[in-house]
Molecule: transfer RNA
Organism: Phycisphaerae bacterium
């Protein structure tokens, strides 16, 4: 320098032939249950989907560039 791939909640991930409110598990907070704790049950908070721009009536999803992680190839010494 070239190519591929990943980036979504505190953590691990789903959702990617554009269209309904962006979700699950774990964790966190509150409540119930218990003599108490664990376990169990209920409810809630938490995201501008890595960033900027573009296309579109509409973008987590498509396009361009940039940032970061991983893999492969090439080059130099």
């Nucleotide at each position: 320098g070239g190519g591929c791939u990943c980036g979504u909640a505190g953590c691990u991930c789903a959702g990617u032939u554009g269209g309904u409110u962006a979700g699950a598990g774990c964790g966190u907070g509150c409540c119930c249950c218990u003599g108490a704790u664990a376990a169990g049950g209920g409810c809630a908070a938490g995201g501008u989907c890595g960033g900027u721009a573009g296309u579109u009536c509409g973008a987590a999803u498509c396009u361009a560039c940039c940032c970061g992680g991983g893999c492969c190839c090439a080059c130099c010494a």